[in-house]
C1' cells in the first nucleotide's frame, strides 16, 4: 500500500433555494458578478382535430381526483447517507399569467424566498468514516 473479516458510527429537517468573488456599510447585512441547482417560453417531426370573454385557458408546487346532509374515500407527498420491505405519524397550503402558450433542438428568459425541529420503528443490502 492492497484485499478480506469483525465491531462501532453515519443528527439537523422540508425545499431548486447552496457555494465563491468583489464593493459598501460595520461583524452582520446590502448590492453586483460567476458557478451549481430549479422553472418558463420556444422549430422540423410527432400529437391534437376543435373552439370562440366563457363550462375560458395555462403555470409553479406532492398539493389532484371522486363524492357528500355529514363523516370521508382513492391517489400522491414528507419523516436524519442511498435503497428495498412492512408498519406508524403528518400533509395535500398558497401564489402567478391575463385571452395566451401541446411536445420541442438552437436560442431567449426567470428564481435561488421562506418555514421548522430533536423529524418515525424494525429487518435486509450498498456506500462512507473510525478501530481491531
Nucleotide at each position: 500500500g492492497u484485499a478480506u473479516u469483525u465491531c462501532u458510527g453515519u443528527u439537523g429537517u422540508c425545499u431548486a433555494a447552496u457555494c465563491u468573488u468583489u464593493a459598501u456599510a460595520u461583524u452582520u447585512a446590502u448590492a453586483a458578478a460567476g458557478a451549481g441547482c430549479g422553472g418558463g417560453g420556444g422549430a422540423c417531426c410527432c400529437a391534437a382535430u376543435u373552439u370562440u370573454u366563457u363550462u375560458g385557458g395555462g403555470g409553479c408546487u406532492u398539493a389532484u381526483c371522486c363524492a357528500u346532509u355529514a363523516a370521508g374515500g382513492a391517489a400522491g407527498a414528507a419523516g436524519a447517507u442511498c435503497u428495498u420491505u412492512u408498519g406508524c405519524u403528518u400533509c395535500u397550503a398558497g401564489c402567478c399569467c391575463g385571452a395566451c402558450a401541446g411536445c420541442u433542438a438552437a436560442c431567449c428568459u426567470c428564481g435561488u424566498a421562506g418555514a421548522c425541529a430533536c423529524c418515525u420503528a424494525a429487518a435486509g443490502g450498498a456506500g462512507c468514516a473510525g478501530a481491531a
Molecule: c-di-AMP riboswitch aptamer (ydaO/yuaA leader)
Organism: Halanaerobiales bacterium